[in-house]
RNA sequence: GGAGCGGGUCGGACAGUCGCCGGGGCAUGCAGAUGCCCGGGAGGAAGGUCCGGACUCCAGCGGGCAGGGUGCUGGUUAACGGCCAGGCGCAGCAAGCGCGAUCGCAGGAUCGCGCCCAAGGCGACGGACAGUGGCACAGAAAACAUACCGCCGACGUGACCGGGCAACCGGUUGCGGGCAAGGGUGAAAAGGUGGAGUAAGAGCCCACCGCGGACCUGGUGACAGGGACGGCACGCAAAACCCCACCCGGAGCAACACCAAAUAGGCACGCGCGCGGCUUGCGCCGCACAGGACGCCCCUCCGAGCGUGCGGGUUGGUGGCUUGAACCGUCGGGUAACCGGCGGUCUAGAGGAAUGACCGUCACGACGGGCAACCGUCGCACAGAAUCCGGCCUACAGACCCGCUCCAUCU
RNA sequence: CCACCCGUAGCUCAGCUGGAUAGAGCGAUGCCCUCCGGAGGCAUAGGUCACAGGUUCGACUCCUGUCGGGUGGGCCA
Numbered sequence: 001g002g003a004g005c006g007g008g009u010c011g012g013a014c015a016g017u018c019g020c021c022g023g024g025g026c027a028u029g030c031a032g033a034u035g036c037c038c039g040g041g042a043g044g045a046a047g048g049u050c051c052g053g054a055c056u057c058c059a060g061c062g063g064g065c066a067g068g069g070u071g072c073u074g075g076u077u078a079a080c081g082g083c084c085a086g087g088c089g090c091a092g093c094a095a096g097c098g099c100g101a102u103c104g105c106a107g108g109a110u111c112g113c114g115c116c117c118a119a120g121g122c123g124a125c126g127g128a129c130a131g132u133g134g135c136a137c138a139g140a141a142a143a144c145a146u147a148c149c150g151c152c153g154a155c156g157u158g159a160c161c162g163g164g165c166a167a168c169c170g171g172u173u174g175c176g177g178g179c180a181a182g183g184g185u186g187a188a189a190a191g192g193u194g195g196a197g198u199a200a201g202a203g204c205c206c207a208c209c210g211c212g213g214a215c216c217u218g219g220u221g222a223c224a225g226g227g228a229c230g231g232c233a234c235g236c237a238a239a240a241c242c243c244c245a246c247c248c249g250g251a252g253c254a255a256c257a258c259c260a261a262a263u264a265g266g267c268a269c270g271c272g273c274g275c276g277g278c279u280u281g282c283g284c285c286g287c288a289c290a291g292g293a294c295g296c297c298c299c300u301c302c303g304a305g306c307g308u309g310c311g312g313g314u315u316g317g318u319g320g321c322u323u324g325a326a327c328c329g330u331c332g333g334g335u336a337a338c339c340g341g342c343g344g345u346c347u348a349g350a351g352g353a354a355u356g357a358c359c360g361u362c363a364c365g366a367c368g369g370g371c372a373a374c375c376g377u378c379g380c381a382c383a384g385a386a387u388c389c390g391g392c393c394u395a396c397a398g399a400c401c402c403g404c405u406c407c408a409u410c411u
Numbered sequence: 412c413c414a415c416c417c418g419u420a421g422c423u424c425a426g427c428u429g430g431a432u433a434g435a436g437c438g439a440u441g442c443c444c445u446c447c448g449g450a451g452g453c454a455u456a457g458g459u460c461a462c463a464g465g466u467u468c469g470a471c472u473c474c475u476g477u478c479g480g481g482u483g484g485g486c487c488a
Stems, first nucleotide, its partner, number of pairs: 001407010012362003016358003020041002023038006043382001047393002050391005055252004059300002062298004067248005072086005087125001088123003096115008126243002131241002134236002148183002150179003155176009191209005210232001211230002215226004256319004266310006274287005289303001291302002312487002326345008364379006412484007421437004430468001439455005461477005
C1' cells in the first nucleotide's frame, strides 16, 4: 500500500417567540389561589414483552406430586436462556499446493476441479445398550435382521443318462441346503480397501484405515496424546414420549399503604358456624369443618364466616416514584467478561397521561445553475418514557473510529 | 401489567399424535336447460398454508424469532 473479516462510538448544533409538565425561590392573600424570577424535561433502541432480578403483598414460604425452564467445560454476576474464555464439531472465502484446459516466443496469465483452508463465521454440542414407540412409498429386509434376482453344488435326497457283476463312481437337473460377493430399492442397508482362503462366499483369517476401548500421561475441566485388548457388538431421530443433572412457591405498581366520598350497606342460591367425653361450673381433652392469595394433596397454625349470580356505588387525592447492582474520570487486579479503590456529578417523573408549534443561522446529503467564490430547491432515519434495573431480539438515513489476518514492497 | 388464542382459495372453515395430489360449503367463470332470468345439472379456474430461519429423508403440522388481528382478568361494598 492492497484485500478480507470483526468490533465500537455518535446519531445534528446554536438562538428567538408562544405554549405544556413538574421543581425551587420571592411577593400578595385568612385561605383556595394568583403573579414574577431561576434552572430541569425521551432513547439507543424509551419498541417487542422474550428471559432474569429488585421491590410489595400472599398465615408458615413447611413437605410431596404435577408443571415449567436450562443442558459441552470453566468463569462472571443480584440473577439469567445473558456475557467472557476454552474444548469439540460443521461449513467455507482469500492465500497456498496439485491436476487439467485456453492464451502467449517466453517469464507467465486466466479459467475449471480437487486438497488444504488465515483472521473470521455457524452450532437448541447431556443421554438412542433405562424403557415405550416411529422410520411413508419403494424394497427380500428399516433393526435381537433378512434373501427377490443372483452365486454354489461341499452335505442329504429324488429323477434321468453313462459306466460297473456289485458296493458304488461320474454327469445333468429338481428339492432341502449353504452364501451374502454382485444386481436392484431407498434419505438411510448392518465397517472400508487390498490379499489369503473357499464348492461358492463371508472379519472366517491377515495388512492398513475407521470404530470401541481397560489403563497411562497432560489439563481445574470439557478434552487432547498414547494405548493392552476387542473382529465390529453401538443405523437415524430426544425441535417423539421419556431418562438424567441443575434451577424455579404464587401474584404482580391497576402490586401495596393511607386519606376522602358514595350505597338498597339490598336480593337469590350454595357451603359452613359442629359433635362427643369429663366437670356443679369456669374450663380441659378428643374427633370433625366452609374458608385462609392465585394448579392439586398433606402437615402445622388461624378460623366464623365464605363463594357465585343479579342489583347498587365510586370511577377522587397522597405515598410507592425515581439516589441507582447509577453515570463520568482516574488508578489497580484479571487474557477477558467483570471486580475493587479514590475523586466528581445529580441526570424527566407524567398519571385519559407533559416533553409541542412556528421561525432564523450553520452543519450534512442529493439535484440544478456558475470558470470560481458561491446561489437556489428539496431532504435529514428508526422511533415517544409509564415502578425501576441487567440482558436478549427486532427497527434504523447517515457520520466517525479501532483491531485482527493474508498478500506485495521498502528498511 | 398479566394470562391466552388465531392467521389455510374472494368469504366461512376442515386438515395440526409429520408421509408428498392441501380439501369442503358459499361465491366466480364457461356450457347445458329456458322465450328471458332464477333454480337445477356438468365442468373449470383460483393457495407464497401470515413472514423468515431451523430440526427432519420429508413440515400446513414440530421448534425459534418477527408481523398482523383478537379475547379475558383486576376498584368499593
Predicted 3D model of RNase P RNA and transfer RNA as a complex of 488 nucleotides. It holds a member of the Rfam family "Bacterial RNase P class A". Rfam links the family to the GO terms tRNA processing, ribonuclease P activity and dimeric ribonuclease P complex. The family's RNA type in Rfam is ribozyme.